SAM riboswitch aptamer (S box leader) from Neobacillus drentensis NBRC 102427, 112 nucleotides, folded computationally. The model forms 88% of the base pairs in the Rfam consensus. Its mean pLDDT, the model's own confidence on a scale to 100, is 85.

RNA sequence: AUCUUAUCGAGAGUGGCGGAGGGACUGGCCCUUUGAAGCCCGGCAACCGGUUUUUUAACACACUAACACGGUGCUAAAUCCAGCAGAGCAUCAAAGCUCUGGAAGAUGAGGA
Numbered sequence: 001a002u003c004u005u006a007u008c009g010a011g012a013g014u015g016g017c018g019g020a021g022g023g024a025c026u027g028g029c030c031c032u033u034u035g036a037a038g039c040c041c042g043g044c045a046a047c048c049g050g051u052u053u054u055u056u057a058a059c060a061c062a063c064u065a066a067c068a069c070g071g072u073g074c075u076a077a078a079u080c081c082a083g084c085a086g087a088g089c090a091u092c093a094a095a096g097c098u099c100u101g102g103a104a105g106a107u108g109a110g111g112a
Stems, first nucleotide, its partner, number of pairs: 003110006013041001015040003021031003025083004042075003047071003050067003055062001079104001084101006
C1' cells in the first nucleotide's frame, strides 16, 4: 500500500510549549494572533487484550454486566454539508426539501 469486518447524529480543557495555518479530497461553509497545525499534561470513550461478574450440573468456549490495568483511538460544527443512484414532496417547469442505498474517508480488530 492492499483485503475482510464492525462502528461513525453521544462524549471530552478558562492548562503549558509553539507561532500560521486547519477542517482527508473537490465545491461550499466554517475555525483560527481573543492563538491554527504539532508536542506535553489533563479528559472522553469502551474497539482489542486483561481482571471480575451473569447464564451453565461443572469446566472450557460463548453470552450479560462492570472495572479502566495494558494496546489503540478521540478531544469545534452529524464523517460540518454535499459529491453517485433511487424514491417521495414541492413547482407550470425548475430551484429546493426529506428518506434510502452506495461511493469516498476515519477508527478498531483480523488476515496476508